[in-house]
Source information:
A computed fold for a 1482-nucleotide RNA from an uncultured prokaryote, annotated as small-subunit ribosomal RNA.

RNA sequence: AGUUUGAUCAUGGCUCAGGAUGAACGCUAGCGGCAGGCCUAAUACAUGCAAGCUGAGGGGCAGCACGUCUUCGGAUGGUGGCGACCAGCGCACGGGUGCGUAACGCGUAUGCAACCUACCCUUUACAGGGGGAUAGCCUGUGGAAACACGGAUUAAUACCCCAUAGUACUAAUGAAUGGCAUCGUUUAUUAGUUAAAGAUUUAUCGGUAAAGGAUGGGCAUGCGUCUGAUUAGUUAGUUGGUGAGGUAACGGCUCACCAAGACGACGAUCUUUAGCGGGUCUGAGAGGAUGAUCCGCCACACUGGAACUGAGACACGGUCCAGACUCCUACGGGAGGCAGCAGUAGGGAAUAUUGGUCAAUGGGGGCAACCCUGAACCAGCCAUGCCGCGUGCAGGAAGAAGGCGUUCUGCGUUGUAAACUGCUUUUAUAUCUGAAGAAAAGACCAUGCGUGGUUCUAUGACGGUAGGAUAUGAAUAAGCACCGGCUAACUCCGUGCCAGCAGCCGCGGUAAUACGGAGGGUGCAAGCGUUGUCCGGAAUUAUUGGGUUUAAAGGGUGCGUAGGCGGCUUUUUAAGUCAGGGGUGAAAUCCCACAGCUCAACUGUGGAACUGCCUUUGAUACUGGAAAGCUUGAGUAUAGUAGAGGUAGGCGGAAUUGAAGGUGUAGCGGUGAAAUGCAUAGAUAUCUUCAAGAACACCAAUUGCGUAGGCAGCUUACUGGACUAUAACUGACGCUGAGGCACGAAAGCAUGGGGAGCGAACAGGAUUAGAUACCCUGGUAGUCCAUGCCGUAAACGAUGCUCACUCGAUGUAUGCGAUAUACUGUAUGCGUCUAAGCGAAAGCGUUAAGUGAGCCACCUGGGGAGUACGCCGGCAACGGUGAAACUCAAAGGAAUUGACGGGGGUCCGCACAAGCGGUGGAGCAUGUGGUUUAAUUCGAUGAUACGCGAGGAACCUUACCUGGGCUAGAAUGUGUGAGCGCUAUCCUGAGAGAUCAGGAGUUCUUCGGACGUGAAACAAGGUGCUGCAUGGCUGUCGUCAGCUCGUGCCGUGAGGUGUUGGGUUAAGUCCCGCAACGAGCGCAACCCCUAUGUUUAGAUGCCAGCAUGUAAUGAUGGGGACUCUAAACAGACUGCCUGCGUAAGCUGAGAGGAAGGUGGGGACGACGUCAAGUCAUCAUGGCCCUUACGCCCAGGGCUACACACGUGCUACAAUGGCCGGUACAGAGGGUCGCGAACUUGUGAAAGUAAGCCAAUCUCAGAAAGCCGGUCUCAGUUCGGAUCGGAGUCUGCAACUCGACUCCGUGAAGUUGGAAUCGCUAGUAAUCGCGUAUCAGCCAUGACGCGGUGAAUACGUUCCCGGACCUUGUACACACCGCCCGUCAAGCCAUGGAAGCUGGGGGUACCUGAAGAUGGUGACUCAAAUAGGAGCUCAUUAGGGUUAAAUCAGUAACUGGGGCUAAGUCAUAACAAGGUAACCGUA
Repeated sequence: AGUUUGAUCAUGGCUCAGGAUGAACGCUAGCGGCAGGCCUAAUACAUGCAAGCUGAGGGGCAGCACGUCUUCGGAUGGUGGCGACCAGCGCACGGGUGCGUAACGCGUAUGCAACCUACCCUUUACAGGGGGAUAGCCUGUGGAAACACGGAUUAAUACCCCAUAGUACUAAUGAAUGGCAUCGUUUAUUAGUUAAAGAUUUAUCGGUAAAGGAUGGGCAUGCGUCUGAUUAGUUAGUUGGUGAGGUAACGGCUCACCAAGACGACGAUCUUUAGCGGGUCUGAGAGGAUGAUCCGCCACACUGGAACUGAGACACGGUCCAGACUCCUACGGGAGGCAGCAGUAGGGAAUAUUGGUCAAUGGGGGCAACCCUGAACCAGCCAUGCCGCGUGCAGGAAGAAGGCGUUCUGCGUUGUAAACUGCUUUUAUAUCUGAAGAAAAGACCAUGCGUGGUUCUAUGACGGUAGGAUAUGAAUAAGCACCGGCUAACUCCGUGCCAGCAGCCGCGGUAAUACGGAGGGUGCAAGCGUUGUCCGGAAUUAUUGGGUUUAAAGGGUGCGUAGGCGGCUUUUUAAGUCAGGGGUGAAAUCCCACAGCUCAACUGUGGAACUGCCUUUGAUACUGGAAAGCUUGAGUAUAGUAGAGGUAGGCGGAAUUGAAGGUGUAGCGGUGAAAUGCAUAGAUAUCUUCAAGAACACCAAUUGCGUAGGCAGCUUACUGGACUAUAACUGACGCUGAGGCACGAAAGCAUGGGGAGCGAACAGGAUUAGAUACCCUGGUAGUCCAUGCCGUAAACGAUGCUCACUCGAUGUAUGCGAUAUACUGUAUGCGUCUAAGCGAAAGCGUUAAGUGAGCCACCUGGGGAGUACGCCGGCAACGGUGAAACUCAAAGGAAUUGACGGGGGUCCGCACAAGCGGUGGAGCAUGUGGUUUAAUUCGAUGAUACGCGAGGAACCUUACCUGGGCUAGAAUGUGUGAGCGCUAUCCUGAGAGAUCAGGAGUUCUUCGGACGUGAAACAAGGUGCUGCAUGGCUGUCGUCAGCUCGUGCCGUGAGGUGUUGGGUUAAGUCCCGCAACGAGCGCAACCCCUAUGUUUAGAUGCCAGCAUGUAAUGAUGGGGACUCUAAACAGACUGCCUGCGUAAGCUGAGAGGAAGGUGGGGACGACGUCAAGUCAUCAUGGCCCUUACGCCCAGGGCUACACACGUGCUACAAUGGCCGGUACAGAGGGUCGCGAACUUGUGAAAGUAAGCCAAUCUCAGAAAGCCGGUCUCAGUUCGGAUCGGAGUCUGCAACUCGACUCCGUGAAGUUGGAAUCGCUAGUAAUCGCGUAUCAGCCAUGACGCGGUGAAUACGUUCCCGGACCUUGUACACACCGCCCGUCAAGCCAUGGAAGCUGGGGGUACCUGAAGAUGGUGACUCAAAUAGGAGCUCAUUAGGGUUAAAUCAGUAACUGGGGCUAAGUCAUAACAAGGUAACCGUA
């Protein structure tokens, strides 16, 4: 930094960016320097090499060379030298590995008065005499071999004896002196014991004894050094003592005896893991992790045991024994040990050459020369790491070609990049040159010693390498990863929840910057990525530096042990603490400075540092120890006070149930409603009496008491604590408290009682889809008592205990002071509100969650899981302690805004109610679903689709189907225009037509052309897909009253405030109040129609009065009065009055007025919601088709029909039907039109035809109504479907499939189940009229117009929808939400489990090699105090047996758990979640 949320804050985990690596893998690769290189199988090893040297110790002489002799076969140690042998020194170093080891192993600091030390150095002394063997050699025997045995003979610096000897050793006796307890040191005397080796070139080198030094070791001790307590007790040589043995040396190291100790919660024992340190990596540090390379120590050398030799080993390249394995074998026996250097096999993701040299450094031997040295120095392989260099540099725009992108005649980008021109030469290649590392040693000289000098000859593996010079020529040299955010870097194509990516969040379901490719870009670069591991970030184990009311986390409560912490004063001590000095803290490393490789890495020199340990000298404030004192902490005493504190006993009344009796009669009881149940055998009800058990109304409270659990009638006894006052007593006696002990609600368990009511289980009745529940009727355990267990609760204030400090207000309980019930002070409790402060916030706030001190307990993501296993407790139930595998990227807290609630409050709406009329039943019309079909084109689908798109499907429309045709196309445009006037138009033929074939032939002209045609070209075309890519338009919530902003203020923040509150309104309308003040979009108003009036104007409208005329008519003159028309204006504003109210406003059969409180109606639709609808009105991105998904044509279809639904029409009739007569509209339409009038026809219509481009003519007759007549309740004179016939009209054309007319026919239907719709006034209902579309019309539809003209509204409980406030929430895709459990399926890890297998350790018993100690001892010999085969006791490696414990693996079967787009059953939780939820228990 990313990630939990719609957003926020905090908690909390997960993840990333950094550094590192003995690494591995993928892609790639030019060079050099310096480093590094089996982390796994301490697996097994072929082959070679890794430890020898000395002839100046010895006998000798196999092999080589020389010499001498020679019989030429050979002989000869004579010489150089030397195999094997005896002897000496070395082999205990160097080199490897990390098995074991949790330990004095390592680190650090001490000690040894308890020790050793070859070679080396210094000093002193000495080295006389003698002896016997034995290897080798020779010879013989056995054996396959390894090898073994015998005989003869021989030497030494090998071995033995004698002598001499000391500051050696042993014993004894003294003295002096010192210390650290045993004691040490020095010294004297006496007695006893033990030495030696020579070589020789005469220079030297060796030998023996003693002392000292140096070096190297041994032992002991303090401190430090991993995990597990689901390991709590361990130990018999164990702990100590005495004595003895043993060792270089102390020591139970070993043995005998004695005692019973020793270790352990400060973690013994057991178990897992592990070599330790210097250091290394990381980190600001503290820390954490680690222990490759280099250095120090330890351990090991096939596994186990054992000793020998030696100064040193219990010995990597020695010995013996046992075991496993491998090899040889003549089967009798033998041989071997790479964790040395190379190398092989195996294992593994993985780690190199069977190289060169002793030139240097170092080691062994030697007098030396020298020999040996897989130590070492070098080389080889590997990008394994670090460091350095290079792959060119400058110019160069036609911004080339190509690629990619694009808004596409073009532009952008790759990109100064390339080409091209000039320059340079590190590197490379070629040739030449060419180091340092090498001066010691040796020899000689000088010197008392350090040392110096001279001379001579040499000596290089690396290596003809590093380096240098010359020449050539840009010549030989760039990749990898990434590009959604974190995180630097973006576009196109492909793909289409596929393929795939992914560190986390997450991408991918047709426009993917996230997959794959490309172009471009970013980062690093001879490397780049990935994976693993460690530290960091992570304050996410918190010492530095965290927390615990609600996020994980306070133990249920108390008492108290250990421990931790602790009041005031004085003295003392100096352990802690502080300061100075000394020692040590190896080197390397790190850091600083300088220096050497051309730089760097690397290396060298110097410094600093190594924060530690030990020691010493001081200081004494604080802490600790010791001593003395004090009173304030704590306790005691005395006097009081309050209380449901506890235990045991006694007593009481009300109620309930039961029993008995009386009265009394049909029901009672119970519920939402019922039923089960009780009751005529007398219930319920009521009265009297009796019995039983349990609980204690009122008082009673926000009260009191108690450590918590908890405690309530009254009273008695016993008893605990608290508080107040006094300040008499003690004198720090205190606080906390791991383990421990005690107490501890309810449920439960055991035994014995008791049992009224209630009441798990159970039974029945209901409810329900089911109902193992909720409700009802019963009812056992239990609830009660005694005794004993259990030991848990949401045992909660979700808040451990104690002490101190830090503003206030107020209530209350109990004391004290004062005469006092007032008031006030003070103390202890119980509460509420609040300052500071704290807190993520909610909140806490002297009763802290504030500020500090002390102690205890607990937490470290969610799930798995408080589960499993183990252990402890319990009679059991179960409790306590308490994991892991696996899985997820969250889980959780507080608060915010919404949404929701079968939460609450307020309010509104034809929402209900009150009414009127419908739908749902019938027939028909129309739309839809479904079905059918070649096609029945497509869309719309809860409200918000369904007389909707469609305001006109016979053809056309038309998009669908069948068939026939066309292909730059049916249409349009641009432009080059050769050409034609022929193809336009008409006629004929074929054909269903499109079309094809043939024929005829024209118009205007300013002669340019218009117009038409036409090859090629550019733009085609698509009602194909995506309304979930879009624009535009629309529906709906909803004409609901809401939705926001600026500034300010509040809040860490999301957000809030304003907009809430009190009123009021149709309204967020207005008023008042208010940390808000203002504003915007909405509301209202402004606009239109309508209701009244005035003015103006009067054509085609009107006609009162005047006049003319007619059979009659505003027909005419004329008029503007009226109606009307159409323009302007007026009018209504709660303006006036009454009452109420602060106001806004409300009220009134108020006034006035045509109209009254928005007069009525319309247009007008806020922020937004539904990925709502429409790609088929149109437009449009992308995709798709291109002789077809385009275009033309004919016919068919969209009109189908078992059925279902919606919307309508007509009815079912008398408030009616029919017949006749008669009255009154408004708004519209009309020249391809409306069509008067007349004629014909029963009629639809037809014929002729006036008028009218319309206030003129016309459609046009309004109908209901009114008047009169008829029908008389019926399937009718209702109703008109259906069907038959005959026609009219439109139109190329009415068959599929038009409307209308006439005649005939005369179906269902008698008012419609559950349910459901509209409407509050000129409304519903009812009546007709008109228009658009249109040739005609399926119109009963849609949109308008007027005529007649009601009923009802108590009211807001309920249904639906909405608004505001508030509340709860686990919802935010927002309740159509979320979400739990069983079952079924797949996968995964895990527990139990009869059993099976394996490992390690111990006990018991048997057996027991080698070896060492002891005993015995044949025998040997130079006869003794020497050696010694063999046998043997105890011990022991190993082997075997037995019983158990323990740790793993595996297992039929079995248990739960986790995970997994769409399985089953229900709906437990979240809202009052529909029975509030939850905790403990059964």
It matches the Rfam family "Bacterial small subunit ribosomal RNA".